Predicted 3D model of a 169-nucleotide RNA (Lysine riboswitch aptamer) from a bovine gut metagenome. It matches the Rfam family "Lysine riboswitch aptamer". Its family is annotated with lysine biosynthetic process in the Gene Ontology. The RNAcentral record of the sequence draws on MGnify. The model forms 100% of the base pairs in the Rfam consensus.
Order: sequence, then structure tokens, then C1' cells
RNA sequence: CAAUAGAGGUGCGGAGAGCAGGGUACCGGCUUGCAUGGGAUGGGCACUCGAUCAGCAAGCAGGGAAGGAGCUCGCCGCCGAAAGGACGGAGAGGUGCCCGAUCUCCGGUCUUGGGAGCGUCGUGUAAGCGGCGUUACUGUCAUGUGAGUGAGCAUGGAGCGCUAUUGGU
Repeated sequence: CAAUAGAGGUGCGGAGAGCAGGGUACCGGCUUGCAUGGGAUGGGCACUCGAUCAGCAAGCAGGGAAGGAGCUCGCCGCCGAAAGGACGGAGAGGUGCCCGAUCUCCGGUCUUGGGAGCGUCGUGUAAGCGGCGUUACUGUCAUGUGAGUGAGCAUGGAGCGCUAUUGGU
């Protein structure tokens, strides 16, 4: 230098089954108010509906998805597992098109050792999820201390790391 194999544990991810949880989008009804404007998530153009209360907002009760997500069960792939940011590309949703936003997938690039508590920001109907900060814990290596080894302790670094084996120089 390269290859192979491993380790960290409330370890990471995927799809499935069951259970529980969560009433959002939407539907029609009633009440009040606004109102010529309305038709997707914002804007623009076109098209189209509408002065015969179309439509919008709030409240009340009723009905009610999809996606997401928690617990359990086992299965599969794994230890940059995986997650996130910006950028580039493709697709989706709805009358059509354009710009932007959202969601999904792909690409390389940057950041993060791991899970948890707390705080905060974002997102979501909520459950939850994600980012940042911080606290101790934990694994690993380095330095120091520690009886000569060592357990332990202190400080610090990062996975482009660490351990083992093999091969080459």
C1' cells in the first nucleotide's frame, strides 16, 4: 500500500402480518360574516364557470380516506450500517402551459463513531420525524498517569477510523 474477515448495541435500514393510536384532506347540512369573483400549493398566461348568493372565512354537529407513524412478531440486507445539506437529472399530483414550492427516485460531493436525555428550530391533524446545540454514557485509538505488566483514571481525536490475518514494497 492492497485484499479478506471482524467489533461497537436501547446498533442501522427494508418490506410484511397483527394490534392499538391518531379525525387531517374531503363530503353534504345548518348558522354568521364577506363577496364578484372562482377553478392545483403560490404567481403569470390561456381556457372555462359565475350577479339566478358561483365562491371565500369562521363556528356547530355528522360522515370520512390515502400517506405517515407507535408496539409486538418473526423474515431480509448490513456495521458510512445509515441519516442529513446544497447542487444536477428524471418523474408525480391537479383544466392546459411556464416559473417557483412540495413529494419520490437517481448521481456524485460535503458533514455526522453510536444510541439516549434536555433545549431549540422546521415539518405534521396528531402520533411522530428531521436539523442544530448541549449533557453525561458508550465503543475505538493516541497521550499521560497507574507496581515491571495490568485493572482503573484524566485529556483529546475521528469511521478516509480501529482490530486480526494474508500478500507486496